[in-house]
Formats: sequence, structure tokens, C1' cells
RNA sequence: GGACGUUUAGCUCAGUUGGUUAGAGCGCUGUCCUCACACGACAGAGGUCGGAGGUUCGAGCCCUCCAACGUCCA
Repeated sequence: GGACGUUUAGCUCAGUUGGUUAGAGCGCUGUCCUCACACGACAGAGGUCGGAGGUUCGAGCCCUCCAACGUCCA
């Protein structure tokens, strides 16, 4: 330099043919439970879906550019 893939909560990941409210597990916080801790039960917080632009009535999803990371080729 070229090809391909990934980027969504603190971490690991879902997200259907573009559609009405963006989710799970773990973690975190609070309450209950306990002499206390752990386990367990219940409740809650936490996201402008990597950045910018475009298409569309409507974008996490489609298109373009950029960035980071990974694999392969040279």
C1' cells in the first nucleotide's frame, strides 16, 4: 500500500425485511434478609448505538468519508 471483518451500558454480547419504548448476562447502587458477611429476593441508575455527512415520512440497521482495533496479502 491492497482486501476483508469489528465498533451498541463499566465488561462480554444480542438487536429479525428500516417502523412506534434500544435490550440480555455479569458488574454497580438502594432496600429486605443476616449478629455480620456471603448467597438469595425486590427495585433502581447507567447509552445521543466510534465520529461526520447523505438517502428516507422514519436509520443501531442502507450509502459515502474518516478514526481505532483485528485477520490475510504484498

Record summary
The RNA shown here (transfer RNA) has 74 nucleotides and comes from a bacterium. The coordinates come from a structure-prediction model, not an experiment, and the mean pLDDT is 81.